[in-house]
Context: one part of a larger RNA
RNA sequence: GAACGAACGCUGGCGGCAGGCCUAACACAUGCAAGUCGAACGAAAAGCUCACUUCGGUGAGCGGAAAGUGGCAGACGGGUGAGUAACGCGUGGCAACCUGCCCCUCACUACGGAACAACGGUUAGAAAUGACUGCUAAUACCGUAUACGUCCUCCGGGAGAAAGAUUUAUCGGUGAUGGAUGGGGCCGCGUUGGAUUAGCUGGUUGGUGGGGUAAAAGCCUACCAAGGCGACGAUCUAUAGCUGGUCUGAGAGGAUGAUCAGCCACACUGGGACUGAGACACGGCCCAGACUCCUACGGGAGGCAGCAGUGGGGAAUAUUGGACAAUGGGCGCAAGCCUGAUCCAGCCAUGCCGCGUGAAUGAUGAAGGCCUUAGGGUUGUAAAAUUCUUUCGCCAGGGAUGAUAAUGACAGUACCUGGUAAAGAAGCCCCGGCUAACUCCGUGCCAGCAGCCGCGGUAAUACGGAGGGGGCUAGCGUUGUUC
Repeated sequence: GAACGAACGCUGGCGGCAGGCCUAACACAUGCAAGUCGAACGAAAAGCUCACUUCGGUGAGCGGAAAGUGGCAGACGGGUGAGUAACGCGUGGCAACCUGCCCCUCACUACGGAACAACGGUUAGAAAUGACUGCUAAUACCGUAUACGUCCUCCGGGAGAAAGAUUUAUCGGUGAUGGAUGGGGCCGCGUUGGAUUAGCUGGUUGGUGGGGUAAAAGCCUACCAAGGCGACGAUCUAUAGCUGGUCUGAGAGGAUGAUCAGCCACACUGGGACUGAGACACGGCCCAGACUCCUACGGGAGGCAGCAGUGGGGAAUAUUGGACAAUGGGCGCAAGCCUGAUCCAGCCAUGCCGCGUGAAUGAUGAAGGCCUUAGGGUUGUAAAAUUCUUUCGCCAGGGAUGAUAAUGACAGUACCUGGUAAAGAAGCCCCGGCUAACUCCGUGCCAGCAGCCGCGGUAAUACGGAGGGGGCUAGCGUUGUUC
C1' cells in the first nucleotide's frame, strides 16, 4: 500500500447492488418448512331437496368434510462442516454394473381365487396405543393360462407377466431391445506439519473351493502357502472437509476456501436393518445411551446443523414479515393443491458504486475570535448582501416492464409531470522526524503522549485547550488477520 463475512470509538442525508453466528455440530418454547391423486377403491359427516310422519323422526336423491386401503413423491429441494490426510477431493483413464419417471422400437393386456383396513359390535388403558369378533372393494395380494423376444441349461428340456379407469377421447398395465439421464466400482498422478513417532501388519499378502453383491475384489468363509508395507517416510500423532475460486503480488510465489457453483460427509450420541429404481433415509422405523417433557407411577412423547424466533456463548452477525405473480420442484388427464426452494419486502454505513449538503457575484477586506514588534497580520470572498438553480428530500397528479388467453406478492414501487423553499442534510483523524500540516496559553519527569526514534524536571511546534493549518469525506480513526 492492498484486502476483510470484521469488531470497537466518534459521526451520520439519499439511492442502487451485494453481504450478514467466523464463537457452543450448545440447549431449544411457538408457528410454518412434503405432499398429492375421487380419471385406482370401498364407505361417508355437515348441508340441501322430495315423500311419509305418532312431530320424536324415517326413507329416497343430491352433496361431499374428515379419515382409511392403494399409487407416486417423502433418496429432490433446504441446512451444517462435526468427522475425514482418505480413491474423500482434483485430474486423466478403465471394465465386471444398476438406472423410477422420459424417448424409440417389438410383442402382449386371457381366466379365476382368498383376504385385510375403513365400518359395526365387545373389550384393555390416564394417555400413547391396542386386543378379539363380524362384514367389504380395488390399479392391494395370490393362483392358472399364454411367451415374439428374455433367463437357466447336463442342450434333452425347464422357468417367468399383466390392471384397469373414465366424460369415449384418452390415461394407464406387462415382457423385451436400444437410448438418454443419474448413480455404483477400480486404477495412475497430485493433495498439511511432526523422526523429540522407525519399524508396522494375522484376513494380514497371495492361491484354490464355496458364499455374497446390481457389479470386479479377503467383500465373507474353509483349507493351503508366508507373505505384504516402510528413510522415495510405513506406523503413530497433531491439524484440516476438497475443488472451481478468493486476497495479495510485476511475476514466481505466499495466504485462504464466507457469499456463488461442483463433489464429499453428517442430521441429539452410537449401532442396525426394513421399504424402495434409488436410503442404511434431517422433518421414516428398531435397539442402546444422555438430556427434556407428560403421567392416574403401570407407562409414554421428543430431536431447528430447514425458515423465522428464544436462552446461552461471544468483540460480533437480521423479521416469530408477504406471495406462490415469476422461475423451478412434487402429485394430478386437467382444474388445481402443496412448496420458509424461490421471488420480494423489513433491519444493519457491513462492503462496493453513485449523488447531495448549493452556484455566481460580493472589500467598508464588517463584526467576533486568535496572534502581535500594538503599526498591523490572520480567519477571509469566508460571512452578510444581491442574483440564480432545485439534484436528493418533501407535497400532489399520472403510472409501468416483469405476463399474458387469464393471473402481480413486490407496489401505487421504478419512472414521468407539476409544486415547494437555500430551504431538511458534515464529520473524523492528524500537524517533532519518518509524514502533508505552527503559533499562543495551561502544566512543570506531574498530568499525560507514544507505531519506531522518543517527548514532559518553568518559555513543550511531541502532554491538555484555543486559533490557524494538513488529509480523507458519509464517513474517519483504532484494533485484529493475510499478502
Record summary
Predicted 3D model of a 483-nucleotide part of an RNA (small-subunit ribosomal RNA, 5' domain) from a Hyphomonadaceae bacterium. The prediction has a mean pLDDT of 87. Its Rfam family is "Bacterial small subunit ribosomal RNA". Rfam links the family to the GO terms ribosome and structural constituent of ribosome. The source organism's lineage runs through Bacteria, Pseudomonadota, Alphaproteobacteria, Hyphomonadales and Hyphomonadaceae. The sequence was found in a public genome assembly.